[in-house]
The prediction has a mean pLDDT of 87. The RNA shown here (c-di-GMP-I riboswitch aptamer) has 81 nucleotides and comes from a Nitrospirota bacterium. The source organism's lineage runs through Bacteria, Pseudomonadati and Nitrospirota.
RNA sequence: CCAACGAAAAGGCAAAUCCCGGGUAACCGGGUGGCGCAAAGCUACCUGUCCUGCUUUUGGCGGGAUAGAGGGGCCGUCGAA
Numbered sequence: 001c002c003a004a005c006g007a008a009a010a011g012g013c014a015a016a017u018c019c020c021g022g023g024u025a026a027c028c029g030g031g032u033g034g035c036g037c038a039a040a041g042c043u044a045c046c047u048g049u050c051c052u053g054c055u056u057u058u059g060g061c062g063g064g065a066u067a068g069a070g071g072g073g074c075c076g077u078c079g080a081a
Stems, first nucleotide, its partner, number of pairs: 005079002012037002018031005035068001041074003045071003048066008
């Protein structure tokens, strides 16, 4: 220095709920609040799920969302066994 691993320490993020705002919607942003998280940092490439339009409506073709559904990619704190 790299990988694996995840004790400790210093910290970090922030579920549901409720309030305000945006959006047809899924959902997103801010506040509240902490369920949890060693990548719960970023990324829509693949799959899944959700919303939506069209349709020849068993099916298919688009657009959108979800990264805390899984995989992949990129970056990253600390250092016991």
Overview:
The sequence was found by an Rfam model in a public genome assembly.